Small-subunit ribosomal RNA, central domain from a Candidatus Kaiserbacteria bacterium, 350 nucleotides, folded computationally. It was read from a public genome assembly. NCBI's taxonomy places the organism under Bacteria, Bacteria candidate phyla, Candidatus Kaiseribacteriota. Its Rfam family is "Bacterial small subunit ribosomal RNA".
Context: one part of a larger RNA
RNA sequence: CUGGGCGUAAAGGGUGUCUAGGCGGCCAUAUUAGUCUCUCGUAAAAUCCGUGGGCUUAACCUACGGCCGGCGAGGGAAACGGUAUGGCUCGAGGGCGUAAGAGGUGCAUGGAACUCAUGGUGGAGGGGUGAAAUCCGUUGAUAUCAUGGGGAACACCAAAGGCGAAGGCAAUGCACUGGUACGUUCCUGACGCUCAAACACGAAAGCCAGGGUAGCGAACGGGAUUAGAUACCCCGGUAGUCCUGGCCCUCAACGUUGCUCGCUCGUUUUACGGAGUAUCGACCCUCUGUGAGACUAAGCUAACGCGGUAAGCGAGCCGCCUGGGUAGUACGAUCGCAAGAUUAAAACUC
Numbered sequence: 001c002u003g004g005g006c007g008u009a010a011a012g013g014g015u016g017u018c019u020a021g022g023c024g025g026c027c028a029u030a031u032u033a034g035u036c037u038c039u040c041g042u043a044a045a046a047u048c049c050g051u052g053g054g055c056u057u058a059a060c061c062u063a064c065g066g067c068c069g070g071c072g073a074g075g076g077a078a079a080c081g082g083u084a085u086g087g088c089u090c091g092a093g094g095g096c097g098u099a100a101g102a103g104g105u106g107c108a109u110g111g112a113a114c115u116c117a118u119g120g121u122g123g124a125g126g127g128g129u130g131a132a133a134u135c136c137g138u139u140g141a142u143a144u145c146a147u148g149g150g151g152a153a154c155a156c157c158a159a160a161g162g163c164g165a166a167g168g169c170a171a172u173g174c175a176c177u178g179g180u181a182c183g184u185u186c187c188u189g190a191c192g193c194u195c196a197a198a199c200a201c202g203a204a205a206g207c208c209a210g211g212g213u214a215g216c217g218a219a220c221g222g223g224a225u226u227a228g229a230u231a232c233c234c235c236g237g238u239a240g241u242c243c244u245g246g247c248c249c250u251c252a253a254c255g256u257u258g259c260u261c262g263c264u265c266g267u268u269u270u271a272c273g274g275a276g277u278a279u280c281g282a283c284c285c286u287c288u289g290u291g292a293g294a295c296u297a298a299g300c301u302a303a304c305g306c307g308g309u310a311a312g313c314g315a316g317c318c319g320c321c322u323g324g325g326u327a328g329u330a331c332g333a334u335c336g337c338a339a340g341a342u343u344a345a346a347a348c349u350c
Stems, first nucleotide, its partner, number of pairs: 004321003007304002012318001014201004021194003025088008034080001035077008048066007091191001092188003095184005103177007110154001114150008125136002162169002206247006215241002220236004258317006266295011299306002323350003332343004
């Protein structure tokens, strides 16, 4: 390589858009460098296979026949594939009519809590813990009332719920904006699927510049605990957490399960639609589409389990795996301000 695999044993790229490439619906006609078929040439002999023969047999030797991928030339076929032309509507897209949603961006607004400042009341403690202490407090704390300022996060609703490609998204209103579902056979007429490269997005932490800083809080200081305590507990507290702009590009980026399409018993819950039935109307009930869950038949699986949201049965395309350690390391290269990221070995060893 072939083969076999990728939920948990090694293995699905963090996610999307898309180029090259690969693959591609139904009907008709034409054509044919793929495909199928026939003939000829080439394919040394030996070897190999079959049938005979020769050494007493065998190995061995020998005669004849066969086999020989492929390549070249010519003739034929047209089912499949390709190409060209014409047509179709079920794939795909669009229109129209409805609908749900923490999808995104910007601006504005609100209440609870917290904290700070000022003033009033008040007068000795408060705080904290397993117990304490550091700490705060007669320059009046804690508590309580009033007024004002500030920053961050949005209780209840809330759900196994919803939306988004993923990361992720939750107070309220407005503006702009992406996607989705259902109904309709009105339009286009295969316009499709996947996708190396490329591009875009990408939690937290971290970095650069400027702002902001209530609470929390790496580092750090102190008090305890302890044999020690560079911790767990307590008192403080800087970066950070927040905003704007620019980087970084990683994760248990997980459903540890790539995307798309088709097929395959049932039961039940839920979200958003539709139709029928019912009704004065709304429920109820029946059917149905798209999501999100639970339990299972068949089947699959090493087992666990999966089971119409498949890990079942098939098709197309991409990514990845090939004993453990060395090692996601070294070197080189690309990217980055840096931290580092990506790509990625070997010697040696078991």